[in-house]
Molecule: SAM riboswitch aptamer (S box leader)
RNA sequence: UCACCAUCCAGAGCGGCCGAGUGACAUGGCACGACGACGCCGCAGCAACCCCCUGGUCCACGUGGUCCCGGCACGCCGGGUCCCGAGGUCCGGGCGAGGGUGCUACCGCCACGAUCGAUGGAGG
Numbered sequence: 001u002c003a004c005c006a007u008c009c010a011g012a013g014c015g016g017c018c019g020a021g022u023g024a025c026a027u028g029g030c031a032c033g034a035c036g037a038c039g040c041c042g043c044a045g046c047a048a049c050c051c052c053c054u055g056g057u058c059c060a061c062g063u064g065g066u067c068c069c070g071g072c073a074c075g076c077c078g079g080g081u082c083c084c085g086a087g088g089u090c091c092g093g094g095c096g097a098g099g100g101u102g103c104u105a106c107c108g109c110c111a112c113g114a115u116c117g118a119u120g121g122a123g124g
Base pairs, nucleotide, nucleotide: 001124002123004121005120006119007118008117013043014042015041016040017039021032022031023030025113027111028110029109044104045103046102049100050099051098052094053093054092055091056090058088059087061085062084064083065082067080068079069078070077071076108116
């Protein structure tokens, strides 16, 4: 940076710095802000997307094992079956001790619009 999937009415704030706008964008509202907002940093916390633990599912795999069938130069070889193993897909459950993020005014503040945005995951 591109396209994809999921989520966005629950939850969680103090301190320091800064100094004028801010809640992504247009319009209209509403709200926060010199009693210092927004932002940055530190600490604390919330949550549970990923890692992690676990049940199932399907997929392909194996110098693994059982049994069956076939072949054989008797060394083995091929096919099937079930088990085991490690892996991946998808659907659930668990944990907050730990790791990677994220988040901690207002429903993404509200309505409307848009080739809209944010965060996570996996990929090019």